[in-house]
RNA sequence: AAACGGCAAACCAUUGGAAACGAUGGGACGCAAAGCUUCCGGCCCGACCUUGAGAUCAAGGGGGUAGCGGAGUUACCGAA
Numbered sequence: 001a002a003a004c005g006g007c008a009a010a011c012c013a014u015u016g017g018a019a020a021c022g023a024u025g026g027g028a029c030g031c032a033a034a035g036c037u038u039c040c041g042g043c044c045c046g047a048c049c050u051u052g053a054g055a056u057c058a059a060g061g062g063g064g065u066a067g068c069g070g071a072g073u074u075a076c077c078g079a080a
Stems, first nucleotide, its partner, number of pairs: 006031002011026006029067001035073003039070003042065004048061005
């Protein structure tokens, strides 16, 4: 290089959740780790808890995003 193949954004249906968002099915915008892990930073949410405020707010805990980036970890093919 090429091949066997893989995953699946938006959107739709059903469903879980307070929400962000997730799951399943359909669907393909893209993806060479778009496999896995929230360890670090970012971003999103704001039910519940704590502290402050006392207006609905702010900070932290908490939840989410691995298709935001980094890090860790595992892995398919690979001709001349």